The RNA shown here (small-subunit ribosomal RNA) has 1455 nucleotides and comes from an uncultured prokaryote. RNAcentral holds the sequence, with entries from ENA.

RNA sequence: AUGCAAGUCGAUCGAGAAAGGGGCUUCGGCCCUGAGUGAAGUGGCGUACGGGUGAGUAACACGUAGGUAACCUGCCUCUAACAAUCUGGGAUAACAUUUCGAAAGGAAUGCUAAUACCGAAUAAGCUCACGAUGUCUUCGGACGCUGUGGGAAAAGGUGGGGACCUUCGGGCCUGCCGUUGUCGGAUGAGUCCGCGUCCCAUUAGCUAGUUGGUAGGGUAAUGGCCUACCAAGGCUACGAUGGGUAGCUGGUCUGAGAGGAUGAUCAGCCACACUGGAACUGAGACACGGUCCAGACUCCUACGGGAGGCAGCAGUGGGGAAUUUUGCGCAAUGGGCGAAAGCCUGACGCAGCAAUACCGCGUGAGUGAUGAAGGCUCUUGGGUCGUAAAGCUCUGUCAGAGGGGAAGAACCUCCUAUCAUAUAAUACAUGGUAGGCUUGACGGUACCCUCAAAGGAAGCACCGGCUAACUCCGUGCCAGCAGCCGCGGUAAUACGGAGGGUGCAAGCGUUAAUCGGAAUUACUGGGCGUAAAGGGCGCGCAGGCGGUUUGUUAAGUCAUGUGUGAAAUCCCUCGGCUCAACCGGGGAACGACGCAUGAAACUGGCGAGCUAGAGUACCAUAGAGGGGGGUGGAAUUCCCGGUGUAGCGGUGAAAUGCGUAGAUAUCGGGAGGAACACCCGUGGCGAAGGCGGCCCCCUGGGUGGAUACUGACGCUGAGACGCGAAAGCGUGGGGAGCAAACAGGAUUAGAUACCCUGGUAGUCCCCACGCCGUAAACGAUGGGUACUAGGUGUCUGGGGUAUUGACCCCCUGGGUGCCGUAGCUAACGCAUUAAGUACCCCGCCUGGGGAGUACGGUCGCAAGAUUAAAACUCAAAGGAAUUGACGGGGGCCCGCACAAGCGGUGGAGCAUGUGGUUCAAUUCGACGCAACGCGAAGAACCUUACCUGGGCUAGACAACGGUGGACCACUCUGGAAACAGAGUUUUCCCUUCGGGGACUGCCGGUUCAGGUGCUGCAUGGCUGUCGUCAGCUCGUGCCGUGAGGUGUUGGGUUAAGUCCCGCAACGAGCGCAACCCUUGCCCUUAGUUGCCACCAUUUAGUUGGGCACUCUAAGGGGACUGCCGGCGUCAAGCCGGAGGAAGGCGAGGACGACGCAAGUCAUCAUGGCCCUUAUGUCCAGGGCUACACACGUGCUACAAUGGGCGGUACAAAGGGUUGCGAACCCGUGAGGGGAAGCCAAUCCCAAAAAGCCGUCCUCAGUUCGGAUUGGAGUCUGCAACUCGACUCCAUGAAGGUGGAAUCGCUAGUAAUCGCGGAAUCAGCACGCCGCGGUGAAUACGUCCCCGGGCCUUGUACACACCGCCCGUCACACCAUGGAAACCAGCUGUACCGGAAGUCGGUGCACCAACCCGCAAGGGAUGUUACCGCCUAUGGUAUGACUGGUGACUGGGGUG
Repeated sequence: AUGCAAGUCGAUCGAGAAAGGGGCUUCGGCCCUGAGUGAAGUGGCGUACGGGUGAGUAACACGUAGGUAACCUGCCUCUAACAAUCUGGGAUAACAUUUCGAAAGGAAUGCUAAUACCGAAUAAGCUCACGAUGUCUUCGGACGCUGUGGGAAAAGGUGGGGACCUUCGGGCCUGCCGUUGUCGGAUGAGUCCGCGUCCCAUUAGCUAGUUGGUAGGGUAAUGGCCUACCAAGGCUACGAUGGGUAGCUGGUCUGAGAGGAUGAUCAGCCACACUGGAACUGAGACACGGUCCAGACUCCUACGGGAGGCAGCAGUGGGGAAUUUUGCGCAAUGGGCGAAAGCCUGACGCAGCAAUACCGCGUGAGUGAUGAAGGCUCUUGGGUCGUAAAGCUCUGUCAGAGGGGAAGAACCUCCUAUCAUAUAAUACAUGGUAGGCUUGACGGUACCCUCAAAGGAAGCACCGGCUAACUCCGUGCCAGCAGCCGCGGUAAUACGGAGGGUGCAAGCGUUAAUCGGAAUUACUGGGCGUAAAGGGCGCGCAGGCGGUUUGUUAAGUCAUGUGUGAAAUCCCUCGGCUCAACCGGGGAACGACGCAUGAAACUGGCGAGCUAGAGUACCAUAGAGGGGGGUGGAAUUCCCGGUGUAGCGGUGAAAUGCGUAGAUAUCGGGAGGAACACCCGUGGCGAAGGCGGCCCCCUGGGUGGAUACUGACGCUGAGACGCGAAAGCGUGGGGAGCAAACAGGAUUAGAUACCCUGGUAGUCCCCACGCCGUAAACGAUGGGUACUAGGUGUCUGGGGUAUUGACCCCCUGGGUGCCGUAGCUAACGCAUUAAGUACCCCGCCUGGGGAGUACGGUCGCAAGAUUAAAACUCAAAGGAAUUGACGGGGGCCCGCACAAGCGGUGGAGCAUGUGGUUCAAUUCGACGCAACGCGAAGAACCUUACCUGGGCUAGACAACGGUGGACCACUCUGGAAACAGAGUUUUCCCUUCGGGGACUGCCGGUUCAGGUGCUGCAUGGCUGUCGUCAGCUCGUGCCGUGAGGUGUUGGGUUAAGUCCCGCAACGAGCGCAACCCUUGCCCUUAGUUGCCACCAUUUAGUUGGGCACUCUAAGGGGACUGCCGGCGUCAAGCCGGAGGAAGGCGAGGACGACGCAAGUCAUCAUGGCCCUUAUGUCCAGGGCUACACACGUGCUACAAUGGGCGGUACAAAGGGUUGCGAACCCGUGAGGGGAAGCCAAUCCCAAAAAGCCGUCCUCAGUUCGGAUUGGAGUCUGCAACUCGACUCCAUGAAGGUGGAAUCGCUAGUAAUCGCGGAAUCAGCACGCCGCGGUGAAUACGUCCCCGGGCCUUGUACACACCGCCCGUCACACCAUGGAAACCAGCUGUACCGGAAGUCGGUGCACCAACCCGCAAGGGAUGUUACCGCCUAUGGUAUGACUGGUGACUGGGGUG
């Protein structure tokens, strides 16, 4: 778009078709029927109900309780109310004719009816005026009764009918319906009023019909509702006015409740019907499916003009994350009309669509272990999905097929019978009873029976914690997850997949929203010292609260009764659908309000008292309380004069500055300003800010004492008002010192600072009505009252005892401190001066940042103050306390830490390691101490991991199968070798004689080998380091809400958490110490290879002998502050002494807490990842040995305390058979030859060196120093070119004791001297590990540097100061303020204009009823028209407010 949603009545009335059928016909038509039907009209009732929506409305709109004495009410009703329904009249639709228009729609003429319209009559208990009277009363009036007078009505229709009349219609009688008047009832409206009903004060003043009165108009009715006049009122902090938002309620959701949120469905009320305005009709409307006007929009048009309003039911478009069928039926319920049948009814009853919600049901049940297959996992045994499946035995809901089949229906009408009423009547009518006929959209639906069949029917979310549920793989801060915390950077229960599990289930998750938890707005039920939060302080209006006695009242309060609190919902109970959801009956409840009666304790009101609160008077008293005037001395500075001379001043040190023109210093005199030393005191005063020499004047407050008086006069206090440090501002004056700004000098990397020298505003004072109004204005603690252990100071009163008097002492007020009980507190702490226990009043807080900011308002001269947000952003910000760590905090203590010493490094040359550079490669690791002569205790090949080149691919090595053979060894060829090829030689062990085993060659394939490839931040083990520092903990108890503390701190002491004492601690463990090893003394045992006193002997302990000594190696002893003295706490212990080999741990070693993501995957082991004809493996050569440079660790020196040469002593500890290798010979030497001895207290390496004795050198680049280079050799080795060590000859560099800086060492130590070892080392040592020889100096001491321990303190750190963290600048993004201006919305004021319409006026024109008139005509009335008031949309001008955009600009947030 389209269809439907409000019509009905012929029993109000007039008129009145057509198709079809039948008959007749002259075929033109006519008659009957259809039919008094359809359609239309007059008239009546309805259309104001029902249905929809929530735009507007913050309002008597709604809710609740009332009033209406200020009102209306169609239909209905009165046990069947009362009284009527009389008599006339003129029109008009329909219809017919004509006519205008495209249409919608009209116009003219003519005819006609009524329950349409009009006049007259009559009428009461209606109404109006006047009068009498009763009752009630809010005193205004209302109601009742009554008298007189005036006024207002009507319509008929229909059924039946005996008599009578008749124009045959009827009259008349009777029944029903309708109509009129009236009193009531019921129902439904109107109106008024108490109370309740959102946010903003960054909306504080609003109002001229405004508030009231009088009179009038208007309405159903009160009223400024309207008009005229008069008065000047009315509302407001208990929130007016303005702005924003919103339909209200019963209820609904949530909550223990109080509350909070909400107003779908159902129900009540209101408002609206395209937008704005208006009236008409009517009982009721200012009317969803009526009218008129204006506007916007859509449609039709012949362009002249018309039509329309789904926020009715369906449906369409659009918008949107999203919301249904253009269905059936009036069968039921309800409504309209009708006498009724009946008609109408998108109300309603049903069906359709959507898991949208609630409820119920199913997708099967039993049995079934080879725990099947398969999946996943795996420690390879297994575990799990899992009785789950299959299999076997059953059942039959839903869906399917077939058959049966409801309730919902009661009526009405009609028929039959009958009773009653009514009546003249058995008609009719009405009411009732009994029987019969008839009515179902849903729907062949619910339900029942039968058949077949486990057959057709399970998903979604989750599995890190909250929160029930865990593994594997993939990924690798990627991809992703996430409600909060947070996961993910190679082993992710957090991502993705899988297996498994958990929870719900025809649903499950997500998103959005509300309440809860949240005591996180706290009425119930919070807070404000430090977490957010006490106003800077006072005075005080309103308000809130208020001592005691008594009387009264009854507002609050309480009790009883009563009315209302609609129904539905919630709750209880009973019942109906198989159950339930759902529905029905009954009850309870609705916590509130009204009315009546009563009580009088408490609160309030009123009256009368009281004195304990408060105040007044009197006496006394302390005080930097305030204002004004005067005055004093010290000091600084300046000026004048004297003395006097070279500095003064200043600092960490200096300089600027001042000074020979005479400073500083000192003496005398003078000027001027400011502040008042000592007294001075957690002393005093004040409301706070604040107040300090002395004197005087004026003045406020406090306190004490004793009496008298007033009689609650009190407390607090929003606004308002006043005071209010410092700095700052305005006008004029003053100005000594100090001193922002400023200048100079220093410091510094810089120094717009700290320090120094100057110095202006200002500080100070005065005037002017000064202004400002803020501070860590703090006790971070508002004021008042009462109560609740004490102790001890101090200031200021009073009293008592005693005394001559004063003090001391005791009692009692007011202030001000400290400590502390109960109690409170998160803790710290507070504690009669409360932060305790209570009451009253005020102020303030509600996560951090944005921000005390922006905008707006107020104040201010300005600076600014006050009031005070939001967007956005973060997952915290914060308090108190705890344990650590840290501090350019404190105390105590220790250490070769400093100091005191001795010797070095850093300079030279060389060696060695590292960085860097180079290279094909210079393999890798180690990086402050705690990497750098480190892994490496030994890189020519090998090592070797690196590079180049050549090879192999089950592989160099392990396991398995097959096959051959012992293996091994040797020769030849190619090659750099690996390797390949050819050949020679050889025949293992066991045996039950089948065979087996070891070794080895070849072949095979796969489960494999192999990797010095990665990850030391996946690990084990080992190591370094703090540090051989003295610490680290536990059990029980005690303390603390807790973290935690105590013990372990404290006083002493020690090397020590060693010990003693004390102590809410008592004990214990790991550490310390001791036990172990070496060494120092002695004893015992035992004497070979050791030793030699004695006796022999030798070149020689060589041999005999001996085992005393040394020594060796086993066991013992010894040292414990045990003894003495002193100190100390009667202790622990310390100091001194004796004895002793050794004395206070005798000396040295081994022995090593929590940690450092310290080091090592390249010793080894190992998870994961990676490579597999290569990142594996074999071989040759090269490299790790490079060289402008830098660093570390060393060696040798620079010389005379030395160097050279000669002679001559004295060790310890080790090593040696692939070894050490003597004597002897050769060589200048390295070494060679040689071979004795030795498996070692026996032999060898082996000479110790410094030392001592003698001699030369004489201060120089040397007789120092030895680098470098040339030559010649030796040794090892397959091989010394890259790339070994050593020897001899020659050469003879730098270097003359080392800058800044830095290292070691406290006694057999440093320094110095040599010796040995380590060696799968063949060879290579200045390194490393040991050994002995000679052998010092110094330590006052703990201020400082470094490290450490304990106690304490601060902390915004906890990855722990290598921490944390602030601001600008640069870049990106986000939200926001200002801004020239532009746009929009809403609204005010003034004016213009003014449709429709009501009302008022006029009465040109026209006009049936009524009146006058015989009539004509006139009058009245009505209609149209015109005028006026009001007024919608509109227009003009000018304001306010709100929103948007905006060049540019301000700050903010995040990265």